[in-house]
Context: one part of a larger RNA
RNA sequence: CCCUCGUUAAGGAACUCGGCAAAAUGGCCCCGUAACUUCGGGAGAAGGGGCGCCCCGGUAGAGUGACCGGAUUUACUCCGGGAGCUCGAGGGGGCCGCAGUGAAACGGCCCAAGCGACUGUUUACCAAAAACACAGGUCUCUGCUAAGUCGCAAGACGACGUAUAGGGGCUGACGCCUGCCCGGUGCCGGAAGGUCACGAGGAGAGGUUAGCUUUCGGGCGAAGCCUUGAAUCCAAGCCCCGGUAAACGGCGGCGGUAACUAUAACCGUCCUAAGGUAGCGAAAUUCCUUGUCGGGUAAGUUCCGACCUGCACGAAUGGCGUAACGACUUGGGCGCUGUCUCAACGAGGGAUCCG
Numbered sequence: 001c002c003c004u005c006g007u008u009a010a011g012g013a014a015c016u017c018g019g020c021a022a023a024a025u026g027g028c029c030c031c032g033u034a035a036c037u038u039c040g041g042g043a044g045a046a047g048g049g050g051c052g053c054c055c056c057g058g059u060a061g062a063g064u065g066a067c068c069g070g071a072u073u074u075a076c077u078c079c080g081g082g083a084g085c086u087c088g089a090g091g092g093g094g095c096c097g098c099a100g101u102g103a104a105a106c107g108g109c110c111c112a113a114g115c116g117a118c119u120g121u122u123u124a125c126c127a128a129a130a131a132c133a134c135a136g137g138u139c140u141c142u143g144c145u146a147a148g149u150c151g152c153a154a155g156a157c158g159a160c161g162u163a164u165a166g167g168g169g170c171u172g173a174c175g176c177c178u179g180c181c182c183g184g185u186g187c188c189g190g191a192a193g194g195u196c197a198c199g200a201g202g203a204g205a206g207g208u209u210a211g212c213u214u215u216c217g218g219g220c221g222a223a224g225c226c227u228u229g230a231a232u233c234c235a236a237g238c239c240c241c242g243g244u245a246a247a248c249g250g251c252g253g254c255g256g257u258a259a260c261u262a263u264a265a266c267c268g269u270c271c272u273a274a275g276g277u278a279g280c281g282a283a284a285u286u287c288c289u290u291g292u293c294g295g296g297u298a299a300g301u302u303c304c305g306a307c308c309u310g311c312a313c314g315a316a317u318g319g320c321g322u323a324a325c326g327a328c329u330u331g332g333g334c335g336c337u338g339u340c341u342c343a344a345c346g347a348g349g350g351a352u353c354c355g
Base pairs, nucleotide, nucleotide: 001350002349003348004347005346006345007344008343010341011340014339019336027051028050029049030048031047036041038173052095053094054093055092056091061087062086063085064084067081068080069079070078071077072075096100108334109333110332111331112330113329114328115326116325120132121131136171137170138169139168140167141166142165148157149156150155174321175320176319177318179251180250181249184248185247186244187243188242189241190240193239194238195237199233200232204228205227206226207225208224211220212219213218252270253269254268255267256266279313280310291307292306293305294304295303
């Protein structure tokens, strides 16, 4: 010096990103216990007091009940007494120590805010959380050989279930609520018209040549065979017409105006599918920003309460609240302390040095 412990004057978080770590609290009995609340809770709230041993005395009392007595309706009956055993306060008196849950085991507490309702689950080996799940809500698919999933198939699961069932998506207890937009994309419905595959169809065209013809170069050319092939008919889809946002998503700009000023209920105009409603708001979201005001501090970039100028909240990618809960996060306070001012001493183990 390192590790693990013990103690510490005065102060008591001044330490530090942060009370990290340590200290403190601690059991049982009694008293007492706030806001808030979903009336269950919050609660062991908080905050106090007692606790050993001896004697009265194993007392009062409680449990059990051997055994005994009585009654009659003679029964595994009822009533009374009751030994023994077990448990055992409260009160009075006394004793000792610094100290009586004398060791060990053995909650620190309070206030406020954020997030998530809760108990649960998770990155086996750096993350336990505000992430996942969750009851509850809602949309959607599925009529049973169900939808969906696995498989080339047979087949299996779904389910020996049957729409109060099963699959999928989103949201996430509860309370109050969940506004406007269907133009785009998706999905659902529609089928008149447009487009349109295979196929059907076969107008027409071409090749070949029996034959005919010829100026002997050639020309024409039936049937058959071969090649090609127009119109016309024809499904879904797409176009088209509607619906649908707890489907994917979206939810404006400029100018002017009130008898102080400021502001603009009001007016004009442009654009849009429609221009953000309620609620919330410098927020887990605010760039400017340590916004401004208030609170707390001697002093507060954090925190709490407001304001609203929301760079860039906003309603099931849910909005706003919310008792209870949380090894969550943030701010404050009480208690307590070697975290610190500022270090000291002691113990055990190690490292190192000397022998």
A computed fold for a 355-nucleotide part of an RNA from an Actinomycetota bacterium, annotated as large-subunit ribosomal RNA, domain IV. It matches the Rfam family "Bacterial large subunit ribosomal RNA". Model confidence (mean pLDDT): 89 of 100. The sequence was found in a public genome assembly.